Predicted 3D model of a 102-nucleotide RNA (SAM riboswitch aptamer (S box leader)).
Of the family's consensus pairs, 97% are formed in the model.
The sequence was found by an Rfam model in a public genome assembly.

[in-house]
């Protein structure tokens, strides 16, 4: 990189260094940002996919370990659809995460 399964409106942030972009891409839309973004690092913490413990059985307990994550719904939209003209909703595409396979 590339596959399969799962799950994505819930949860959960201080400080440092450092200084203009950022919310994955593209295009719109609508945010956050010098009162300090992104990105490193420390320390918290959420959650429960891998783990642990119990047990005849998880729809039980846990949090040590490997992983994630800690504005916003994966911020919306976008492609097919349903309702019937407003928006809203149900999928699909794509992406992120975890496990296993490669």
């Nucleotide at each position: 990189c590339c596959g399969u399964u799962a799950u994505c409106a819930a949860g959960a942030a201080a400080g440092g260094u450092u200084g203009a972009g950022g919310g994955a891409a593209u295009a719109g839309a609508c945010c956050c940002g010098u009162u300090g973004a992104a990105a490193c690092c420390u320390u918290a913490g959420c959650a429960a996919c891998c783990c642990u413990c119990c047990u005849g059985a998880g729809u039980g307990a846990g949090a040590a370990g490997g992983u994630g994550c800690u504005a916003c719904a994966u911020u919306c939209u976008a492609c097919c659809g349903a309702u019937g003209u407003a928006a809203u909703u149900g999928g699909a595409u794509a992406g992120a995460u975890a496990a296993c396979a490669c």